[in-house]
RNA sequence: GGGGAGCGCCGGGCAACCGCUGUGCGCCUUGUGCGCGGGGAGGAAAGUCCGGGCUCCGCAGGGCAGGAUGCUGGAUAACGUCCAGUCGGGGCAACCCGAAGGAAAGUGCAACAGAAAGCAGACCGCCUGCCGCGCGUUCGCGCGCGGUCGGUAAGGGUGAAACGGUGAGGUAAGAGCUCACCAGCGGCCCGGGCGACCGGGCCGGCUAGGCAAACCCCAUCCGGAGCAAGGCCAAAUAGGGGAACGCGACGAGGGCUGCCCGCCCCAAGUUCCCGGGUAGGCUGCUGGAGGUCCGGGGUAACCCGGACCCAAGAGGAAUGGUUGCCGCCCCCCUCGGGGGGAACAGAACCCGGCUUAUGGCGCUGCCCGCCC
RNA sequence: UGGGGCGUCGGCAAAUGGUAAGCCAACGGGCUUUGACUCCGUCAUUCGAAGGUUCGAAUCCUUCCGCCCCAGCCA
Repeated sequence: GGGGAGCGCCGGGCAACCGCUGUGCGCCUUGUGCGCGGGGAGGAAAGUCCGGGCUCCGCAGGGCAGGAUGCUGGAUAACGUCCAGUCGGGGCAACCCGAAGGAAAGUGCAACAGAAAGCAGACCGCCUGCCGCGCGUUCGCGCGCGGUCGGUAAGGGUGAAACGGUGAGGUAAGAGCUCACCAGCGGCCCGGGCGACCGGGCCGGCUAGGCAAACCCCAUCCGGAGCAAGGCCAAAUAGGGGAACGCGACGAGGGCUGCCCGCCCCAAGUUCCCGGGUAGGCUGCUGGAGGUCCGGGGUAACCCGGACCCAAGAGGAAUGGUUGCCGCCCCCCUCGGGGGGAACAGAACCCGGCUUAUGGCGCUGCCCGCCC
Repeated sequence: UGGGGCGUCGGCAAAUGGUAAGCCAACGGGCUUUGACUCCGUCAUUCGAAGGUUCGAAUCCUUCCGCCCCAGCCA
RNA backbone atom coordinates (compact mmCIF):
# COMPACT_ATOMS: atom_id res chain seq x y z
C1' G A 1 0.00 0.00 0.00
C1' G A 2 -3.86 -3.60 -1.31
C1' G A 3 -7.43 -7.34 0.01
C1' G A 4 -10.34 -9.81 3.51
C1' A A 5 -12.63 -10.98 8.75
C1' G A 6 -14.97 -9.89 13.47
C1' C A 7 -17.03 -6.47 17.08
C1' G A 8 -19.03 -1.83 18.55
C1' C A 9 -21.06 3.18 17.84
C1' C A 10 -23.64 7.20 15.29
C1' G A 11 -27.75 8.27 11.89
C1' G A 12 -25.70 15.79 12.19
C1' G A 13 -25.53 19.90 16.55
C1' C A 14 -27.04 24.90 18.43
C1' A A 15 -29.95 29.42 17.86
C1' A A 16 -33.75 32.63 15.70
C1' C A 17 -38.20 33.21 12.81
C1' C A 18 -42.51 31.26 10.17
C1' G A 19 -45.87 27.10 10.01
C1' C A 20 -48.46 21.90 11.30
C1' U A 21 -50.54 18.57 15.15
C1' G A 22 -51.81 16.94 20.18
C1' U A 23 -51.80 18.43 25.38
C1' G A 24 -51.91 21.51 30.40
C1' C A 25 -53.38 26.22 32.35
C1' G A 26 -55.72 30.94 31.75
C1' C A 27 -59.24 34.42 29.19
C1' C A 28 -64.22 35.56 26.97
C1' U A 29 -66.46 37.04 22.30
C1' U A 30 -67.92 29.68 24.07
C1' G A 31 -65.20 28.34 18.90
C1' U A 32 -62.51 25.57 12.90
C1' G A 33 -61.07 31.26 19.06
C1' C A 34 -56.82 33.77 21.47
C1' G A 35 -52.46 33.90 24.85
C1' C A 36 -48.63 31.33 27.66
C1' G A 37 -46.02 26.67 28.89
C1' G A 38 -44.64 21.90 27.40
C1' G A 39 -44.46 17.23 23.79
C1' G A 40 -43.97 15.64 18.62
C1' A A 41 -40.66 9.10 14.15
C1' G A 42 -36.72 4.91 13.32
C1' G A 43 -32.45 1.81 13.38
C1' A A 44 -34.85 -0.19 10.53
C1' A A 45 -41.07 2.89 12.30
C1' A A 46 -40.54 -1.67 6.48
C1' G A 47 -41.70 -7.15 5.21
C1' U A 48 -45.60 -9.36 8.45
C1' C A 49 -41.54 -14.30 8.80
C1' C A 50 -41.63 -16.17 14.14
C1' G A 51 -42.62 -15.54 19.59
C1' G A 52 -45.18 -13.18 23.74
C1' G A 53 -48.32 -9.63 26.42
C1' C A 54 -53.39 -7.81 26.15
C1' U A 55 -58.77 -8.62 24.75
C1' C A 56 -62.99 -11.58 23.62
C1' C A 57 -64.87 -16.42 22.63
C1' G A 58 -67.78 -20.77 28.56
C1' C A 59 -60.35 -20.33 31.24
C1' A A 60 -60.94 -24.12 26.16
C1' G A 61 -61.80 -31.95 28.57
C1' G A 62 -60.43 -36.65 25.52
C1' G A 63 -59.22 -38.92 20.74
C1' C A 64 -58.06 -38.57 15.52
C1' A A 65 -56.38 -35.21 12.05
C1' G A 66 -53.28 -30.81 11.27
C1' G A 67 -49.12 -27.47 12.15
C1' A A 68 -44.26 -26.25 14.12
C1' U A 69 -39.46 -27.49 16.03
C1' G A 70 -35.29 -31.18 15.92
C1' C A 71 -26.66 -31.99 18.14
C1' U A 72 -25.60 -30.55 23.68
C1' G A 73 -25.86 -27.21 27.82
C1' G A 74 -27.63 -22.49 29.18
C1' A A 75 -30.50 -17.54 28.66
C1' U A 76 -35.61 -15.87 28.33
C1' A A 77 -42.32 -14.13 29.45
C1' A A 78 -41.67 -17.00 24.93
C1' C A 79 -39.35 -18.15 20.28
C1' G A 80 -37.84 -21.03 14.51
C1' U A 81 -34.15 -15.90 18.63
C1' C A 82 -29.55 -15.25 21.49
C1' C A 83 -24.94 -17.14 24.18
C1' A A 84 -21.26 -20.98 25.09
C1' G A 85 -19.69 -25.59 23.24
C1' U A 86 -19.62 -30.57 20.13
C1' C A 87 -19.48 -32.66 15.32
C1' G A 88 -19.43 -31.93 9.90
C1' G A 89 -18.20 -28.66 5.75
C1' G A 90 -15.60 -24.18 3.45
C1' G A 91 -11.27 -20.78 3.56
C1' C A 92 -3.75 -20.16 3.04
C1' A A 93 -5.56 -17.51 7.44
C1' A A 94 -8.34 -14.16 10.71
C1' C A 95 -12.87 -16.57 10.63
C1' C A 96 -17.51 -18.28 8.37
C1' C A 97 -21.66 -21.75 7.30
C1' G A 98 -24.87 -25.95 8.86
C1' A A 99 -33.50 -27.59 8.76
C1' A A 100 -27.14 -31.29 12.49
C1' G A 101 -32.92 -36.96 15.45
C1' G A 102 -34.03 -41.79 12.81
C1' A A 103 -32.40 -44.94 6.11
C1' A A 104 -29.65 -52.50 10.37
C1' A A 105 -39.26 -49.84 11.87
C1' G A 106 -42.13 -49.82 7.24
C1' U A 107 -43.69 -47.81 2.26
C1' G A 108 -41.63 -45.31 -1.83
C1' C A 109 -38.13 -42.78 -5.60
C1' A A 110 -33.63 -42.95 -8.89
C1' A A 111 -35.09 -39.98 -15.88
C1' C A 112 -31.12 -40.87 -19.63
C1' A A 113 -26.99 -44.06 -20.20
C1' G A 114 -25.66 -48.97 -18.96
C1' A A 115 -25.37 -56.13 -19.15
C1' A A 116 -27.05 -54.87 -14.33
C1' A A 117 -29.98 -49.43 -9.97
C1' G A 118 -31.59 -52.30 -4.73
C1' C A 119 -33.60 -60.03 -1.55
C1' A A 120 -28.08 -56.67 -7.39
C1' G A 121 -26.09 -57.84 -12.12
C1' A A 122 -22.59 -61.61 -16.92
C1' C A 123 -22.13 -56.90 -22.52
C1' C A 124 -16.83 -57.31 -23.51
C1' G A 125 -13.12 -59.93 -20.91
C1' C A 126 -11.05 -64.32 -17.82
C1' C A 127 -11.70 -69.81 -16.73
C1' U A 128 -13.33 -75.47 -16.27
C1' G A 129 -16.35 -79.07 -18.87
C1' C A 130 -18.89 -80.75 -23.56
C1' C A 131 -19.52 -80.58 -29.12
C1' G A 132 -17.55 -79.39 -34.09
C1' C A 133 -13.37 -78.05 -37.31
C1' G A 134 -8.08 -77.38 -38.28
C1' C A 135 -2.90 -78.36 -37.02
C1' G A 136 0.66 -81.19 -34.27
C1' U A 137 1.40 -86.02 -31.91
C1' U A 138 5.71 -90.07 -28.33
C1' C A 139 -1.58 -92.03 -29.94
C1' G A 140 -1.99 -90.63 -23.60
C1' C A 141 -3.22 -86.07 -25.54
C1' G A 142 -1.75 -80.83 -26.54
C1' C A 143 -2.57 -76.08 -29.13
C1' G A 144 -5.76 -72.69 -31.97
C1' C A 145 -10.68 -71.17 -33.79
C1' G A 146 -16.06 -71.39 -33.41
C1' G A 147 -20.43 -72.89 -30.66
C1' U A 148 -22.69 -74.27 -26.06
C1' C A 149 -23.78 -75.46 -20.46
C1' G A 150 -21.80 -73.13 -16.42
C1' G A 151 -18.29 -70.42 -13.00
C1' U A 152 -16.26 -65.53 -12.00
C1' A A 153 -17.47 -58.76 -9.72
C1' A A 154 -10.15 -59.01 -10.34
C1' G A 155 -9.93 -55.74 -15.45
C1' G A 156 -12.80 -52.61 -19.45
C1' G A 157 -16.90 -49.63 -20.49
C1' U A 158 -21.99 -46.64 -18.46
C1' G A 159 -23.62 -43.54 -14.64
C1' A A 160 -24.66 -38.69 -9.74
C1' A A 161 -24.34 -43.53 -7.50
C1' A A 162 -22.02 -50.36 -9.40
C1' C A 163 -22.11 -53.57 -2.67
C1' G A 164 -14.83 -51.40 1.42
C1' G A 165 -9.08 -49.87 -0.07
C1' U A 166 -3.79 -51.73 -0.65
C1' G A 167 -0.71 -56.02 -0.61
C1' A A 168 0.11 -61.26 -0.05
C1' G A 169 -1.75 -66.20 -0.01
C1' G A 170 -5.24 -69.11 -2.52
C1' U A 171 -7.86 -70.81 -7.09
C1' A A 172 -9.48 -73.75 -13.27
C1' A A 173 -10.21 -68.43 -13.23
C1' G A 174 -11.69 -65.46 -9.31
C1' A A 175 -13.78 -63.49 -4.90
C1' G A 176 -13.11 -61.10 2.76
C1' C A 177 -12.44 -67.17 0.37
C1' U A 178 -8.15 -66.53 4.13
C1' C A 179 -4.42 -63.29 6.39
C1' A A 180 -1.76 -58.36 7.55
C1' C A 181 -2.47 -53.09 7.70
C1' C A 182 -5.97 -49.08 6.97
C1' A A 183 -11.17 -46.98 6.70
C1' G A 184 -16.07 -47.85 8.46
C1' C A 185 -19.98 -50.36 11.64
C1' G A 186 -21.74 -52.93 16.14
C1' G A 187 -20.90 -54.73 21.27
C1' C A 188 -18.15 -54.54 25.94
C1' C A 189 -14.63 -51.99 29.08
C1' C A 190 -11.25 -47.87 30.94
C1' G A 191 -10.24 -42.48 31.33
C1' G A 192 -12.05 -37.12 30.61
C1' G A 193 -16.59 -33.99 30.19
C1' C A 194 -23.17 -31.82 33.46
C1' G A 195 -23.78 -33.21 28.27
C1' A A 196 -23.35 -33.44 22.82
C1' C A 197 -18.81 -35.89 22.41
C1' C A 198 -13.46 -36.93 22.76
C1' G A 199 -9.03 -40.31 23.75
C1' G A 200 -7.66 -45.50 24.35
C1' G A 201 -8.13 -51.04 24.67
C1' C A 202 -10.48 -55.86 23.46
C1' C A 203 -13.94 -58.76 20.60
C1' G A 204 -17.13 -59.61 16.32
C1' G A 205 -19.04 -60.57 11.44
C1' C A 206 -16.09 -58.94 7.38
C1' U A 207 -19.33 -54.09 4.89
C1' A A 208 -25.13 -52.97 6.38
C1' G A 209 -25.48 -47.59 -0.36
C1' G A 210 -28.27 -42.45 -1.23
C1' C A 211 -32.80 -39.39 -0.57
C1' A A 212 -36.85 -38.06 5.33
C1' A A 213 -36.53 -29.27 2.59
C1' A A 214 -40.63 -37.96 -0.13
C1' C A 215 -44.52 -40.32 2.91
C1' C A 216 -43.36 -41.76 7.57
C1' C A 217 -41.34 -43.08 12.78
C1' C A 218 -39.57 -40.92 17.47
C1' A A 219 -39.28 -36.73 21.05
C1' U A 220 -41.11 -31.85 22.50
C1' C A 221 -44.65 -27.88 21.85
C1' C A 222 -49.37 -25.76 19.92
C1' G A 223 -57.52 -24.17 21.83
C1' G A 224 -59.44 -20.21 18.18
C1' A A 225 -59.58 -15.25 16.62
C1' G A 226 -57.46 -10.71 16.47
C1' C A 227 -57.28 -3.35 18.67
C1' A A 228 -61.71 -3.28 12.09
C1' A A 229 -59.94 -7.61 19.30
C1' G A 230 -63.25 -5.76 23.03
C1' G A 231 -66.53 -2.08 26.04
C1' C A 232 -70.08 2.26 26.26
C1' C A 233 -73.26 5.86 23.80
C1' A A 234 -75.67 7.70 19.52
C1' A A 235 -77.81 7.25 14.59
C1' A A 236 -80.73 4.34 11.20
C1' U A 237 -85.68 0.69 9.71
C1' A A 238 -88.02 -2.61 4.71
C1' G A 239 -86.79 -7.66 11.20
C1' G A 240 -88.94 -6.56 3.15
C1' G A 241 -88.28 -11.00 -0.45
C1' G A 242 -86.32 -16.08 -1.15
C1' A A 243 -83.99 -20.94 0.17
C1' A A 244 -82.56 -24.87 3.69
C1' C A 245 -83.11 -27.25 8.42
C1' G A 246 -86.18 -27.57 12.84
C1' C A 247 -90.79 -26.96 16.14
C1' G A 248 -90.82 -30.64 22.68
C1' A A 249 -86.28 -34.05 22.80
C1' C A 250 -84.35 -39.57 18.78
C1' G A 251 -83.77 -31.60 19.17
C1' A A 252 -82.32 -27.49 14.16
C1' G A 253 -78.69 -23.99 15.70
C1' G A 254 -74.62 -21.90 18.66
C1' G A 255 -70.20 -22.07 22.09
C1' C A 256 -66.03 -25.21 19.41
C1' U A 257 -61.47 -24.05 15.22
C1' G A 258 -61.19 -29.78 10.29
C1' C A 259 -63.90 -34.28 12.30
C1' C A 260 -65.80 -37.49 16.34
C1' C A 261 -66.98 -38.17 21.55
C1' G A 262 -68.07 -35.54 25.87
C1' C A 263 -69.76 -30.90 28.28
C1' C A 264 -72.52 -26.35 28.18
C1' C A 265 -76.09 -22.57 26.22
C1' C A 266 -80.78 -21.82 24.00
C1' A A 267 -85.91 -21.52 22.85
C1' A A 268 -89.23 -22.19 18.66
C1' G A 269 -86.71 -20.58 15.86
C1' U A 270 -81.79 -20.68 13.40
C1' U A 271 -78.48 -20.18 9.19
C1' C A 272 -77.50 -18.45 4.29
C1' C A 273 -78.56 -15.43 -0.19
C1' C A 274 -80.84 -10.96 -2.46
C1' G A 275 -82.37 -6.16 -1.26
C1' G A 276 -82.33 -1.87 2.26
C1' G A 277 -80.50 1.52 6.09
C1' U A 278 -76.33 3.47 8.81
C1' A A 279 -71.02 4.16 9.05
C1' G A 280 -70.68 9.47 14.09
C1' G A 281 -68.50 10.07 19.23
C1' C A 282 -65.93 8.23 23.75
C1' U A 283 -62.84 4.27 25.36
C1' G A 284 -59.16 0.38 24.70
C1' C A 285 -54.19 4.22 24.06
C1' U A 286 -49.59 4.13 25.88
C1' G A 287 -45.68 3.87 32.82
C1' G A 288 -43.58 -0.61 30.17
C1' A A 289 -40.74 -8.16 30.21
C1' G A 290 -39.44 0.88 30.01
C1' G A 291 -34.83 3.79 29.73
C1' U A 292 -29.91 5.97 31.72
C1' C A 293 -25.96 5.56 35.28
C1' C A 294 -23.46 2.93 39.24
C1' G A 295 -22.32 -1.67 41.99
C1' G A 296 -22.36 -7.10 42.03
C1' G A 297 -22.79 -12.37 39.76
C1' G A 298 -21.82 -15.05 35.12
C1' U A 299 -16.70 -16.97 29.76
C1' A A 300 -21.20 -14.99 27.49
C1' A A 301 -26.37 -14.40 26.31
C1' C A 302 -28.37 -12.50 30.60
C1' C A 303 -29.66 -11.84 35.78
C1' C A 304 -29.81 -9.20 40.73
C1' G A 305 -29.67 -4.60 43.68
C1' G A 306 -29.66 0.85 44.17
C1' A A 307 -30.38 5.92 42.43
C1' C A 308 -32.53 9.03 38.80
C1' C A 309 -35.89 9.93 34.55
C1' C A 310 -40.96 9.94 31.81
C1' A A 311 -39.88 10.08 26.17
C1' A A 312 -45.57 10.74 19.89
C1' G A 313 -50.54 8.87 20.55
C1' A A 314 -52.91 10.72 15.08
C1' G A 315 -57.69 8.99 12.74
C1' G A 316 -57.72 10.71 4.75
C1' A A 317 -53.99 10.72 9.35
C1' A A 318 -49.25 16.25 12.37
C1' U A 319 -43.84 15.64 13.01
C1' G A 320 -42.09 20.79 7.97
C1' G A 321 -39.49 25.18 5.90
C1' U A 322 -36.00 29.51 5.77
C1' U A 323 -31.58 31.90 7.65
C1' G A 324 -26.91 32.09 10.49
C1' C A 325 -22.72 29.53 12.96
C1' C A 326 -20.24 24.86 13.80
C1' G A 327 -19.17 19.53 12.58
C1' C A 328 -18.62 15.57 8.24
C1' C A 329 -17.61 14.40 2.86
C1' C A 330 -16.28 16.02 -2.30
C1' C A 331 -14.33 19.69 -5.91
C1' C A 332 -11.62 24.27 -7.04
C1' C A 333 -7.71 27.00 -4.88
C1' U A 334 -3.77 32.79 -5.15
C1' C A 335 -3.69 28.39 1.20
C1' G A 336 -6.96 33.20 2.93
C1' G A 337 -11.12 31.25 1.23
C1' G A 338 -15.10 29.86 -2.46
C1' G A 339 -18.72 26.29 -4.42
C1' G A 340 -21.49 21.83 -3.83
C1' G A 341 -23.40 17.42 -1.18
C1' A A 342 -25.56 14.38 2.92
C1' A A 343 -28.33 7.76 2.23
C1' C A 344 -32.47 4.11 3.38
C1' A A 345 -36.79 5.65 4.70
C1' G A 346 -42.44 7.85 7.92
C1' A A 347 -45.20 5.48 14.10
C1' A A 348 -50.96 3.60 14.21
C1' C A 349 -52.41 -1.70 20.64
C1' C A 350 -47.56 -2.82 22.83
C1' C A 351 -43.02 -5.62 23.37
C1' G A 352 -38.68 -9.48 22.19
C1' G A 353 -36.38 -11.33 17.71
C1' C A 354 -35.39 -12.51 12.47
C1' U A 355 -35.06 -10.78 7.49
C1' U A 356 -34.61 -6.99 3.95
C1' A A 357 -33.13 -1.56 2.48
C1' U A 358 -29.21 2.07 3.73
C1' G A 359 -24.88 6.55 4.74
C1' G A 360 -20.62 6.84 7.66
C1' C A 361 -17.01 6.30 11.89
C1' G A 362 -13.92 3.66 15.40
C1' C A 363 -11.33 -0.64 17.43
C1' U A 364 -9.02 -5.57 17.13
C1' G A 365 -7.17 -9.91 14.44
C1' C A 366 -5.66 -12.30 9.33
C1' C A 367 -3.34 -12.72 4.30
C1' C A 368 -0.36 -10.68 0.22
C1' G A 369 3.27 -7.13 -1.90
C1' C A 370 7.18 -3.40 -1.17
C1' C A 371 10.85 -0.71 1.94
C1' C A 372 14.06 -0.43 6.41
C1' U B 1 -54.25 -1.94 9.95
C1' G B 2 -55.34 -7.09 10.00
C1' G B 3 -56.52 -11.65 7.29
C1' G B 4 -56.45 -14.66 2.75
C1' G B 5 -54.91 -15.95 -2.28
C1' C B 6 -51.99 -15.79 -6.83
C1' G B 7 -47.50 -15.28 -10.13
C1' U B 8 -45.53 -20.46 -16.40
C1' C B 9 -44.60 -17.57 -24.21
C1' G B 10 -47.98 -11.44 -26.36
C1' G B 11 -53.18 -13.58 -24.07
C1' C B 12 -55.65 -18.13 -21.78
C1' A B 13 -53.49 -22.03 -19.45
C1' A B 14 -51.46 -27.89 -18.42
C1' A B 15 -47.52 -30.58 -16.21
C1' U B 16 -46.23 -37.52 -9.78
C1' G B 17 -39.18 -34.17 -8.56
C1' G B 18 -36.96 -36.91 -14.58
C1' U B 19 -35.28 -32.06 -18.25
C1' A B 20 -41.72 -27.14 -20.13
C1' A B 21 -48.32 -30.00 -23.20
C1' G B 22 -52.36 -27.53 -25.69
C1' C B 23 -55.52 -23.34 -27.70
C1' C B 24 -55.58 -18.25 -29.60
C1' A B 25 -52.30 -14.68 -31.55
C1' A B 26 -47.64 -13.83 -34.39
C1' C B 27 -44.08 -15.29 -38.28
C1' G B 28 -42.64 -18.37 -42.75
C1' G B 29 -44.36 -21.65 -46.60
C1' G B 30 -48.29 -24.49 -49.56
C1' C B 31 -53.38 -24.14 -51.84
C1' U B 32 -55.84 -19.54 -54.66
C1' U B 33 -55.78 -14.66 -59.87
C1' U B 34 -55.99 -12.35 -54.73
C1' G B 35 -58.10 -12.73 -49.83
C1' A B 36 -60.78 -15.80 -46.24
C1' C B 37 -61.05 -21.01 -44.82
C1' U B 38 -57.67 -24.92 -44.53
C1' C B 39 -52.76 -27.78 -44.44
C1' C B 40 -47.43 -27.88 -42.95
C1' G B 41 -43.57 -25.71 -40.13
C1' U B 42 -41.33 -22.09 -36.45
C1' C B 43 -42.00 -19.68 -31.73
C1' A B 44 -40.33 -20.41 -23.35
C1' U B 45 -31.48 -21.38 -22.92
C1' U B 46 -36.20 -21.46 -18.41
C1' C B 47 -41.46 -21.05 -15.16
C1' G B 48 -41.64 -13.31 -10.68
C1' A B 49 -36.10 -12.81 -8.33
C1' A B 50 -32.07 -14.81 -5.36
C1' G B 51 -30.11 -18.67 -2.34
C1' G B 52 -30.52 -23.86 -0.54
C1' U B 53 -32.06 -29.52 -0.43
C1' U B 54 -31.41 -33.44 -4.36
C1' C B 55 -27.70 -37.04 -9.11
C1' G B 56 -31.62 -33.86 -11.01
C1' A B 57 -36.31 -28.32 -9.05
C1' A B 58 -41.64 -24.81 -12.67
C1' U B 59 -42.64 -28.46 -8.69
C1' C B 60 -39.73 -29.15 -2.12
C1' C B 61 -37.65 -25.30 1.69
C1' U B 62 -36.09 -20.13 3.03
C1' U B 63 -35.88 -14.90 2.02
C1' C B 64 -37.32 -10.94 -1.06
C1' C B 65 -40.50 -8.57 -5.33
C1' G B 66 -45.17 -7.66 -7.67
C1' C B 67 -50.50 -8.18 -8.14
C1' C B 68 -55.52 -9.34 -6.53
C1' C B 69 -59.53 -10.18 -2.90
C1' C B 70 -62.05 -9.63 2.02
C1' A B 71 -63.50 -6.71 6.58
C1' G B 72 -68.01 -2.68 11.23
C1' C B 73 -73.29 -2.06 12.94
C1' C B 74 -78.95 -2.65 12.36
C1' A B 75 -78.81 -8.57 12.35